[in-house]
Context: one part of a larger RNA
RNA sequence: GGCACACGGUGGAUGCCUUGGCAUCAGGAGCCGAUGAAGGACGUGGGAGGCUGCGUUAAGCCUCGGGGAGUCGCCAACCAGACGUUGAUCCGGGGAUGUCCGAAUGGGGAAACCUGGCACCAGUCAUGUGGUGUCGCCGCCGUCUGAAUGUAUAGGGCGGUUGGUGGUAACGCGGGGAAGUGAAACAUCUCAGUACCCGUAGGAAGAGAAAACAAAAUGUGAUUCCGUGAGUAGUGGUGAGCGAAAGCGGAUGAGGCUAAACCAUGCGCGUGUGAUAGCCGGCAGGUGUUGCGUGUGUGGGGUUGUGGGACCUUCGUGGGAGGGCUGCCGUUCUCCCGAGGAGUGAUAAACCGUUGCGAUAGCCGAAGCCUCUGGGAAGGGGCGCCGUAGACCGUGAGAGCCGGGUAGGUGAAAUCGUGUCGGCUUCUUGAGGGGAUCCCAAGUAGCACGGGGCCCGAGAAAUCCUGUGUGAAUCUGCCAGGACCACCUGGUAAGCCUGAAUACUCCCUGAUGACCGAUAGUGCACGAGUACCGUGAGGGAAAGGUGAAAAGCACCCCGGUGAGGGGUCGUGAAAUAGUACCUGAAACCGUGUGCCU
Repeated sequence: GGCACACGGUGGAUGCCUUGGCAUCAGGAGCCGAUGAAGGACGUGGGAGGCUGCGUUAAGCCUCGGGGAGUCGCCAACCAGACGUUGAUCCGGGGAUGUCCGAAUGGGGAAACCUGGCACCAGUCAUGUGGUGUCGCCGCCGUCUGAAUGUAUAGGGCGGUUGGUGGUAACGCGGGGAAGUGAAACAUCUCAGUACCCGUAGGAAGAGAAAACAAAAUGUGAUUCCGUGAGUAGUGGUGAGCGAAAGCGGAUGAGGCUAAACCAUGCGCGUGUGAUAGCCGGCAGGUGUUGCGUGUGUGGGGUUGUGGGACCUUCGUGGGAGGGCUGCCGUUCUCCCGAGGAGUGAUAAACCGUUGCGAUAGCCGAAGCCUCUGGGAAGGGGCGCCGUAGACCGUGAGAGCCGGGUAGGUGAAAUCGUGUCGGCUUCUUGAGGGGAUCCCAAGUAGCACGGGGCCCGAGAAAUCCUGUGUGAAUCUGCCAGGACCACCUGGUAAGCCUGAAUACUCCCUGAUGACCGAUAGUGCACGAGUACCGUGAGGGAAAGGUGAAAAGCACCCCGGUGAGGGGUCGUGAAAUAGUACCUGAAACCGUGUGCCU
C1' cells in the first nucleotide's frame, strides 16, 4: 500500500408521515369606490423582533344575540399586573372610531412629506400655535349676464348636484391589429381577426319580435344555446387549407314602446282685417285679434302587413261633480265612486304590513365493561349493547359504543336574499262600413367608384357594413327570394326597449379524487413573491419531522467564569430519540483484526 471482516465518522438517499398544494363538481356571490376603494406607509401590547388584529377610542370601544368557565392572538416561554357565574375570553348581526399616502380632489411634491385661503372654536396680555369643517376637474340642472353680429350663440358669474374620475381573476361588446409558422422555397393564401394594445359594460354581455326563412305547401313564425345536417354545399396559387345554411331533434320561452297624420295648448316669426273670419254642433245672444300660415315645446291620439292609422260615418257604452263665453238639447275633456283587468321580471314606478324559506352564531344527538400482553390498548380473549348514526379525525399501537363528530332533528334579538297574501300603484270604450283626402321614420333606400365582411380570394356575385359622389318613392308605394327581367311568393327598412335558456370564476361554503407527498405538489407546507440579483422593466430561491408527554439531562472535570466535549447519576419504552434530535443508503474519511506484497 492492497484485499476482507468488524466497528465508527461524515452525508442525507430511502421508508413512513402531513400542517400545504392540484384537479373536478355542487350551491352561493358576482362587484368595491368622493359616506374616500383596491393597495400601502407609520403607529398600536407593561417587557427586543416578526406575523395577525386594530387606528391617537389603536390585539381594541358601544349595542343586540349565541355560548358557559376559564381568559389577557401566534412564534413563545417567563416575569409583572389584571378580568370572569353581577356571565369574561370567544363566535355572529348592527353601530362608533378610523393617523398619513393612494382616483387623491385647497396648492405643491422626489407617495406616505411640505405649505395655504375661508368659517367657527380652544389657548395667549398679544402674535406665533392647535382643533373641527370646507375649498380639485368634468358633466348635468337652475339662474344672471353676455362678444365678433341685429335677433341669437359661444364665453363668463352665481347657486344646486347621494352624477363621473380609480380598482377588479376570467367571461362580454366595440376600435386598432402582427409575426414565428404552414404552403416541405415563396408573393395571393395560411397562422388569424389569433396574440397584443385601447375603450367600455354587466352579473352576465351581445342578439332579439321579420323590409325573416322557404318553395309550389292548407309551409314555418323574435333571439340565443346544444345535437344533427357535415367536414356536406361551397371556397381555394382548385395548393396548403378554409368551411356554411335551411331543415330536423332538444334547452328556454314574452312580448312591448315611439315617430308621423289629426286635435288641444304655450312661445317665436310672418301676414291679414275692423266684421263677412274665429270663439265644439244647432237656434238666439255676446265677444273683439281671438283669425290664417309657418317653426318649435308640451298633452292627447297612434303603432300595422289577412296592410295599419288619421279623417268621415253607423250601432252600442254604469253613476255623480266640474270645465269648454251665456241659455236649452247634444257632444267632448278632467276628477271621484263603481265594475273589470294588470303590476315592479322589458311593457310606469315606489313604499308599508303579513307570513314562509334560506344565509350570516349555535344547540340536542344512541350504545362497553372485564381480563392478557405491553411504557401505553383502541390489539388478543371473554361476555354485552346501539344503529335513520359501521363517514371521518383524535386519543400513549387497528376504537360503531372514550372525545369531537356522523345519521336525524332543532334554533335568530339584528341585517340580508327570495317567495305568498294584503295594502298600494296603474290601465280600460268596443264592433262594423266607406274609400274622396292625409300619414306611415331622407341626404335614407338605390346607383357609381374604393374597401370590408359573409363558405364565397371579383367571380355570373346577390344579401350585409360604408369612405367619396349622386340621389328616389308613400300602399296603384317599397324591399327580398344569389347577376338581371317577368310572373308568383314572403315581408314592411332607414327609431327604441326586452327576462329565460348561454359564457366565466378573483371570492365564500361544502364535497370528491386508480391526484402529489417536501428535487413531488403552487414559485411559497417554514416570518415567500421573502432573502438575494438587477439602474430598471424584471428575475427569484433554499429551508418540514426529538418524544405519547419536555419528563429538554442534577452534579463533577477539561476549556477563556467560552464554544465544544467527557464522566457518573437521573428522565424516558428507547438517549446510536439529547434539540446539528424518526429512519439514517451511497460516494468520502477513519480505527481494529486477519491475509498478501
The part of an RNA shown here (large-subunit ribosomal RNA, domain I) has 597 nucleotides and comes from Sphaerisporangium siamense. Rfam family: Bacterial large subunit ribosomal RNA. Its family is annotated with structural constituent of ribosome and ribosome in the Gene Ontology. The coordinates come from a structure-prediction model, not an experiment, and the mean pLDDT is 81. Taxonomically the source falls in Sphaerisporangium (Bacteria, Bacillati, Actinomycetota, Streptosporangiaceae).